[in-house]
Molecule: transfer RNA
Organism: Candidatus Woesearchaeota archaeon
RNA sequence: GGGCCCAUAGCUCAGCCUGCUUAGAGCACCUGUCUAAUUAUCAGGGGGUCAGGGGUUGAAAUCCCCUUGGGCCCA
Numbered sequence: 001g002g003g004c005c006c007a008u009a010g011c012u013c014a015g016c017c018u019g020c021u022u023a024g025a026g027c028a029c030c031u032g033u034c035u036a037a038u039u040a041u042c043a044g045g046g047g048g049u050c051a052g053g054g055g056u057u058g059a060a061a062u063c064c065c066c067u068u069g070g071g072c073c074c075a
Stems, first nucleotide, its partner, number of pairs: 001074007010027004020058001029045004051067005
């Protein structure tokens, strides 16, 4: 220098290809329940606008471009 992959909740990930209910799951966390108490169970709750910027569109996590960070391969 060239190519490929990854970046979504505190953590691990799904959703992306084929744009359209106003973003989900598990674990963790908080409150209640239960208990002598803790764990567990059960019920409820908070938390991300999807790495950043721009574009296309009625509508973008999803498509296009650039940038940043990480990983791999070639030279």